Two RNAs folded together computationally: RNase P RNA and transfer RNA, 471 nucleotides in total. It holds a member of the Rfam family "Bacterial RNase P class A".

RNA sequence: GCGGAUGGCUGGAUGACCGCGGGCCUUCGGGCACGAGGAAAGUCCGGACUCCGGAAAGCACGGUGCCGGGUAACGCCCGGCCGGGGAAACCCGAGGGAAAGCGCCACAGAGAAGAGACUACCCGUCGGCCCCGAGGUUCGCCAAGGGAUCCUCCGGCGGGAAAAGGUGAAACGGUGGGGUAAGAGCCCACCGCGGGACGGGCGACCGGACCGGCACGGCAAGCCCCACCGGGAGCAAUGCCAAAUAGGGGCCUCGCGUCCGCAAGGACAGGGACGCUUCAACCCGAGGGGCCCGGGUUGGCAGCUAGAGGUCCGUCGGUAACGGCGGAUCGAGAGGAAUGGUCAUCCAGGACGCUUCGGCGUCUGGACAGAAUCCGGCUUACAAGCCAUCCGCGCAC
RNA sequence: GCGGGCGUUGUGUAAUGGUAAGACCCUUGCCUUCCAAGCAAGAGAUACGGGUUCGAUUCCCGUCGCCCGCUCCA
Repeated sequence: GCGGAUGGCUGGAUGACCGCGGGCCUUCGGGCACGAGGAAAGUCCGGACUCCGGAAAGCACGGUGCCGGGUAACGCCCGGCCGGGGAAACCCGAGGGAAAGCGCCACAGAGAAGAGACUACCCGUCGGCCCCGAGGUUCGCCAAGGGAUCCUCCGGCGGGAAAAGGUGAAACGGUGGGGUAAGAGCCCACCGCGGGACGGGCGACCGGACCGGCACGGCAAGCCCCACCGGGAGCAAUGCCAAAUAGGGGCCUCGCGUCCGCAAGGACAGGGACGCUUCAACCCGAGGGGCCCGGGUUGGCAGCUAGAGGUCCGUCGGUAACGGCGGAUCGAGAGGAAUGGUCAUCCAGGACGCUUCGGCGUCUGGACAGAAUCCGGCUUACAAGCCAUCCGCGCAC
Repeated sequence: GCGGGCGUUGUGUAAUGGUAAGACCCUUGCCUUCCAAGCAAGAGAUACGGGUUCGAUUCCCGUCGCCCGCUCCA
C1' cells in the first nucleotide's frame, strides 16, 4: 500500500430573531432554566406496575430446548463443547430424543425400510451352432433321425450371489488385499460405526485398553416423548371527583330449600369465576349473572415518570457477561399530543469552471426517523464519515 | 396506544409437504348483416426476504401491506 475479519463511535456546529410545550417565579407587562432517538420504529420476547375471588393443585393449551454462568427476568448476554465453512483472522448452527409409539418418503428406479434382482456375472441342464444324413425339391434349399458336445457364441429352464451398470435427496458400511464357480465382513489391514473397563473435566464433552464383523436410513420448524417455564388481562389497566340522561327495554341463565331457636342468629344443603376439574377463602336469601338495543357525556385529578435509573471516573472480585463499594454528573412528561421556522458564519459531502496541481471561485446540500405508563433485550431502517484490534499478500528498511 | 386476524391470476374462492385447480373477467378465432348468447383456443397468481426439508401455497423466523375490536357514566 492492497484485500479481508471483528468491535465501537459520530450522525451537523455556533449565533440572532420569531414561534410551540409543560414547569417555576411574577409588580400580570413579562422573566428564567428545560424540552426526542440510536433506533423513540416493529410490537417479537422478558419484566415492573394495576385489576380480576388465592393466583393453590391437576389437566388442557402455549413456549423454550448442547453445557456452565450472568440477570429482576428472558427466546437476551458472556464463556465453553460439538458440527459445518474459510488459507487465516474469524463466521454460521431452533444444537434434547428417530433402539417408546404412530405417520410420511412424490417422480424415477429391480428395490424406499428388516427392501430388491432390470441389465450384466457364475454354476448346472436342455436345445442350437459342428459332423453324417433317410427323404423331398421350384435346384436356391428344406429336413426325420443318428453322432460329437474340450472351448467360444446364441436361446430356454433351475439355482447361486448382491461386487459392477443404472435410478434417486437417500440403496442396508468405505478403500485395498485375500478368497471363490462367481461373489459376499466370508476372512484380513486401515478408516467409519456400536458397546466400553479406566482416566480427565462442575458439565456439555474429550481420550481410550479391550470387545463386536455391522445391527441402528431420513424427517420431530409432522404428531409425539422427555425436561423446564407460563393463571388471565392490560395505563383505552385501575382509583377518585364532576356534569348530563328515559336510574329504561328485549332475550338467555342460576336461584328463592331444610332443621334448631320467641327473636337476633346459627347449622346443613344449594348456587356463584377464569379453557376444564378440585380445594381454600369470599359472596347470595330475593335477587344475582351474561348478551343485545336504547340514553347521556366527549370534562378534571391521580396512576406519571427519580428508577431492577442512565452516563463517566476510580477501585475490588470475575477470562468475560456482570456484580460490590466510593465519587461526579444528567434528568421531556405532554396528553389527540410541543420539541419548529428564517437568516448569517463555519464543517463534512456532491457538481461545474479555472489552475502555476499547492489550491481557488460559484452553485448545491446533511441519512433513517421521531417519545405517549416505565424498564431490559432482540429485530428491522440508516446518506456520509471516523476510530481501535486482528488476519493474509506485496514493497522498502 | 393495546390486542386479534388475514395476504393465491383483474375479482371472489380451492388445494394431506409432491405438476397451483375451477368460476366470472380479459384476448384471439368461429358463428351472426351487427351485437348478445354459444363454441374453440390462449394469457394471467402463491405479498417480499431468509430458514427447515430431497421437495414449501402449506411448517418456522423477519419485513411490508390490509382488516377488525377496545373511552367514560348510569